[in-house]
Context: one part of a larger RNA
RNA sequence: CUGGGUUUAAAGGGUGCGUAGGCGGCCAGACAAGUCAGGGGUGAAAUAUCAUCGCUUAACGAUGAAAUUGCCUUUGAUACUGUUUGGCUUGAAACAGGUUGAGGUUGGCGGAAUGUGGCAUGUAGCGGUGAAAUGCAUAGAUAUGCCAUAGAACACCGAUUGCGAAGGCAGCUGGCUGUACCUGGAUUGACGCUGAGGCACGAAAGCGUGGGGAUCAAACAGGAUUAGAUACCCUGGUAGUCCACGCCCUAAACGAUGCUCACUCGACGUGCGGCCUUCGGGUUGUGCGUCCAAGCGAAAGCGUUAAGUGAGCCACCUGGGGAGUACGUUCGCAAGAAUGAAACUC
Numbered sequence: 001c002u003g004g005g006u007u008u009a010a011a012g013g014g015u016g017c018g019u020a021g022g023c024g025g026c027c028a029g030a031c032a033a034g035u036c037a038g039g040g041g042u043g044a045a046a047u048a049u050c051a052u053c054g055c056u057u058a059a060c061g062a063u064g065a066a067a068u069u070g071c072c073u074u075u076g077a078u079a080c081u082g083u084u085u086g087g088c089u090u091g092a093a094a095c096a097g098g099u100u101g102a103g104g105u106u107g108g109c110g111g112a113a114u115g116u117g118g119c120a121u122g123u124a125g126c127g128g129u130g131a132a133a134u135g136c137a138u139a140g141a142u143a144u145g146c147c148a149u150a151g152a153a154c155a156c157c158g159a160u161u162g163c164g165a166a167g168g169c170a171g172c173u174g175g176c177u178g179u180a181c182c183u184g185g186a187u188u189g190a191c192g193c194u195g196a197g198g199c200a201c202g203a204a205a206g207c208g209u210g211g212g213g214a215u216c217a218a219a220c221a222g223g224a225u226u227a228g229a230u231a232c233c234c235u236g237g238u239a240g241u242c243c244a245c246g247c248c249c250u251a252a253a254c255g256a257u258g259c260u261c262a263c264u265c266g267a268c269g270u271g272c273g274g275c276c277u278u279c280g281g282g283u284u285g286u287g288c289g290u291c292c293a294a295g296c297g298a299a300a301g302c303g304u305u306a307a308g309u310g311a312g313c314c315a316c317c318u319g320g321g322g323a324g325u326a327c328g329u330u331c332g333c334a335a336g337a338a339u340g341a342a343a344c345u346c
Base pairs, nucleotide, nucleotide: 004317005316006315007300008299012314014201015200016199017198021194022193023192025088026087027086028085029084030083031082033081034080035077036076037075038074039073040072041071042070049065050064051063052062053061054060091191092188093187095184096183097182098181099180103177104176105175106174107173108172109171110154114150115149116148117147118146119145120144121143125136126135162169163168206247207246208245209244210243211242216240220236221235222234223233258313259312260311261310262309263308266291267290268289269288270287271286272285273284274283275282276281295302296301319346320345321344328339329338330337331336
């Protein structure tokens, strides 16, 4: 390379937008590049293949055929691909009307809880645990009431719920804003799909500058436990957790399942729409789930939300360890990230 694969055995890129490229709906015309057919030229010889023959046989050799699957040229064919012309509406988009939602971003507001401060009541304990101790407390704690203040998170509703490309998103409310869905068939007329590079986004932790700092809490300290206890438990506690701006770019970034399209029995539940309704329900879209037919699968299981049957495009895999290491390169303030071997060994 061919072939085979990628839920769990090695293997789907974290996610989207999109460049090149690859692939691409229906009808008709033209051309004849690909394609197909006929003719011609060339494709050295030897070797290799087949047939016959010559050395006693074989090896070896000779003669002939075929092969050389290619290239060039010429004459035709036009179904398919291509190029081009004209048209179409089913794909796609735009339009009109309507709907839903923790989608995003930026302001304002709210109550509970927690901590702290003040005042008051009140007195000897509180706290914590398996049991304790460290700790707090007569300089009046804990508890209770009122007031004040700070920061962070939003109980109930709340749900196999909803929204988002993914990461993710939840108190209430205003502004700005994105998507999706339904209905109409009202416009354009293939404008599409995928997407190497590229660009953007990307939890948590971490980094830089400046704020903020209630809670929780790496590190750290003390008390326990223990043979020890650099832990699990307890009392404290700093970075951090929060905000603004700028970086980092990784996750079991998971459905461990790339995107798009078509096709292949059904049943039940549910979110949001349309239509019909005898108001019981029926039907039709689009999501989210459960169970199954066919089929698939090593099995577990998947099963119209496929892991079934096909098509297009991309990414990735090729025994374990060495190793996601070394070296080089790119990026980064750093931490490090990306790319990514070999020797050796089993």
Molecule: small-subunit ribosomal RNA, central domain
Organism: uncultured bacterium